[in-house]
Molecule: c-di-AMP riboswitch aptamer (ydaO/yuaA leader)
Organism: soil metagenome
RNA sequence: UGCCGAAUCGCGCCACCGCGCGAACGGGGGAACCAAUUGAGCCGUCUUCGGCUCUGAGGGCGAAUCGAAACACUCGUAGCGCACUCUUUCGGCGCGAGCCCGUCAGCUAACCCCGUAGGCCCGAGAAAGAGA
Numbered sequence: 001u002g003c004c005g006a007a008u009c010g011c012g013c014c015a016c017c018g019c020g021c022g023a024a025c026g027g028g029g030g031a032a033c034c035a036a037u038u039g040a041g042c043c044g045u046c047u048u049c050g051g052c053u054c055u056g057a058g059g060g061c062g063a064a065u066c067g068a069a070a071c072a073c074u075c076g077u078a079g080c081g082c083a084c085u086c087u088u089u090c091g092g093c094g095c096g097a098g099c100c101c102g103u104c105a106g107c108u109a110a111c112c113c114c115g116u117a118g119g120c121c122c123g124a125g126a127a128a129g130a131g132a
Base pairs, nucleotide, nucleotide: 002120003119004118008023009022010021011020012019013018024116025115026114027113028112029111034106039054040053041052042051043050044049058101059100060099061098066076067075068074079095080094081093082092084131085130086129087128088127089126090125
């Protein structure tokens, strides 16, 4: 100087450690309308609905899902990233993790709540169009 990512900027207090506020960016909860109603059994009802019992959890951040095989951390895969920005095309190189909530959450106006971390690089391909 630049990259992944929302993770940046400003102000105030404080001797310092540190704390608070605002903007910006990002995330979650939350009406109406709409959508949705695990599976099985039994009973009533009468072709549709109700009740009971057993069984099953579900959700969020993120690109990070899914499949096969083997017990090897292997091969693929939805998807994601790569140097002024965007779109398209060709080529190349990588990632395809992890964590959180705790039986509760679809969408969702008003409204409410939360985050602003962490980790990397020293060549980083080319063409066309538009822009800066």